[in-house]
Predicted 3D model of a 267-nucleotide RNA (Bacterial large signal recognition particle RNA).
């Protein structure tokens, strides 16, 4: 100071989850970074924290400690953005109720609002007319027999003229069953934008005379009070993804420094 061969020791880490707690498969990040077995209502350990079998490098560009940088996820906070959720009629915006004569419409000198008379509409009471029935009135049918007159034939009676009773038919008719129907009537009944007439009434509407001289009208728009509506805006609250910035723990990978290095043989 070299050669060979061993052995410690190394073969990734993390980061949210779970977990008493550590590691694993799972999920996700970074990386040069072995294989196989089992493993999420799991598997395997106990501050020395995977478990079991192999390979490979091997006391050194190796392993630990510290710092620096930093890929990355994790919570918190703010600004921004997207989105959905609650609440409020107190504000906009939808609605309706009422008042306003500011416009705009309508309608007034072919005479408004308002005032006077005098009427209608209203209300009770009496009448008439109407309307509907009934009766009366015309009329038309209408008795086998138990209406009525007249009876053919026939029948009874008489010496005989005659007489009697009487079917059928026809005529009028009784009860009934029908047609007309205001023509002239009587009675009931109902009350018709039918005609009165008597009281009553003067709130509203509304003719019509008189006066008398410019408004009237809420039909529309605006305005103003109420009252309502949570679909849009507006306010308040608080949820989620996303993006920037700031903070805290954490951190691969990289760097820097600083410490730990064994045994045997041979030359």
């Nucleotide at each position: 100071c070299u050669g060979u061969g061993c052995u410690a020791a190394g073969u990734g880490g993390g980061g949210a989850g779970c977990u008493a707690g550590c590691g694993g498969u799972g999920c996700c990040c970074u990386u040069a970074a072995c294989c196989u077995g089992a493993g999420a209502u799991c598997c395997g350990c106990u501050c020395u924290a995977g478990c079991a079998g192999g390979g490979c490098u091997g006391a050194a560009u190796g392993g630990c400690a510290u710092c620096u940088c930093u890929c990355g996820g994790c919570a918190a906070a703010g600004u921004g953005u997207a989105u959905g959720g609650a609440a409020g009629g107190c504000u906009g915006g939808g609605a309706g109720u009422g008042g306003c004569a500011a416009g705009u419409g309508a309608u007034g000198a072919u005479g408004a609002u308002a005032c006077c008379a005098a009427g209608g509409u209203c209300u009770u009471u009496u009448g008439a007319a109407g309307u509907g029935g009934u009766c009366a009135u015309u009329u038309g049918u209408g008795a086998a027999u138990c209406g009525u007159g007249u009876c053919a034939g026939g029948g009874c009676u008489u010496a005989g003229c005659g007489g009697c009773a009487g079917c059928a038919g026809c005529a009028c008719u009784a009860a009934g069953c029908g047609a007309a129907g205001u023509u002239a009537g009587a009675c009931c009944a109902u009350c018709u934008g039918u005609c009165a007439a008597a009281a009553g009434g003067u709130u509203g509407c509304u003719u019509u005379g008189g006066a008398g001289g410019a408004g009237u009208u809420a039909a529309c728009u605006a305005c103003c009070c109420c009252u309502u509506u949570a679909u849009c805006g507006c306010u308040u609250c608080g949820g989620u993804g996303c993006u920037c910035u700031u903070u805290g723990a954490c951190a691969a990978a990289a760097g820097a420094u600083g410490u730990c290095u064994g045994c045997a043989c041979g030359g």

Annotation:
The coordinates come from a structure-prediction model, not an experiment, and the mean pLDDT is 77.